[in-house]
RNA sequence: GAGCCUAUGGCUCAGUUGGCUAGAGCGCUUCAUUGACAUUGAAGAGGUCACUGGUUCGAGUCCAGUUAGGCUCA
Numbered sequence: 001g002a003g004c005c006u007a008u009g010g011c012u013c014a015g016u017u018g019g020c021u022a023g024a025g026c027g028c029u030u031c032a033u034u035g036a037c038a039u040u041g042a043a044g045a046g047g048u049c050a051c052u053g054g055u056u057c058g059a060g061u062c063c064a065g066u067u068a069g070g071c072u073c074a
């Protein structure tokens, strides 16, 4: 230098052919339960989907560029 893959709550991930409000598990907070802890149950907070543009009535999803990480080739 070239090609490919990945980027979504604190962590690990899902998200269908673009369609109404972006979800799960773990973790966190509160409450109940206990003599206490753990377990269990209930409720709650936490994301503008790496960034910038574009297409579209509508984008996490499609297109272009950039950034970071990984793999391969030279």
Base pairs, nucleotide, nucleotide: 001073002072003071004070005069006068007067010026011025012024013023019057028044029043030042031041032040050066051065052064053063054062
Predicted 3D model of a 74-nucleotide RNA (transfer RNA) from a Candidatus Shapirobacteria bacterium. The coordinates come from a structure-prediction model, not an experiment, and the mean pLDDT is 80. It was read from a public genome assembly. It matches the Rfam family "tRNA". Rfam's curators write: Transfer RNA (tRNA) molecules are approximately 80 nucleotides in length.